[in-house]
RNA sequence: UAGUUAUUAAGAAAGGCAGAGGGAAUAGACCUGUUGAAGCCUUAGCAACCCUUUAUUUAUAGAGAAGGUGCUACAUUCUACCGCAUAUUAGUGGGAAGAUAACAC
Numbered sequence: 001u002a003g004u005u006a007u008u009a010a011g012a013a014a015g016g017c018a019g020a021g022g023g024a025a026u027a028g029a030c031c032u033g034u035u036g037a038a039g040c041c042u043u044a045g046c047a048a049c050c051c052u053u054u055a056u057u058u059a060u061a062g063a064g065a066a067g068g069u070g071c072u073a074c075a076u077u078c079u080a081c082c083g084c085a086u087a088u089u090a091g092u093g094g095g096a097a098g099a100u101a102a103c104a105c
Stems, first nucleotide, its partner, number of pairs: 001104001003103006013043005021032003026080004044072003049068002051064006076097001081094004
């Protein structure tokens, strides 16, 4: 970064600096924030993609957490496109986009 694959309703916060926004972008809705947002740093934690390990059928299952990432308000906050259902309002399946990991370039 423009590709491929997998996951995306689970889980996990305190302190310091900072000082007005923030929840990816656009629109709408809904939240959140001077009882301190974003961002940065420290410590702690969660998870288990890479990783380590055990068993066997070599692809699954179990265990682990030293290391590389990631994450720690709200379902990826919800909707937007297509279908089903309903009958004007709720529901439901899929897609797109985004995010993260591993690989690739």
Description:
SAM riboswitch aptamer (S box leader) from Lutibacter profundi, 105 nucleotides, folded computationally. NCBI's taxonomy places the organism under Bacteria, Bacteroidota, Flavobacteriia, Flavobacteriales, Lutibacter. The sequence is in RNAcentral, with records from Rfam and Ribocentre.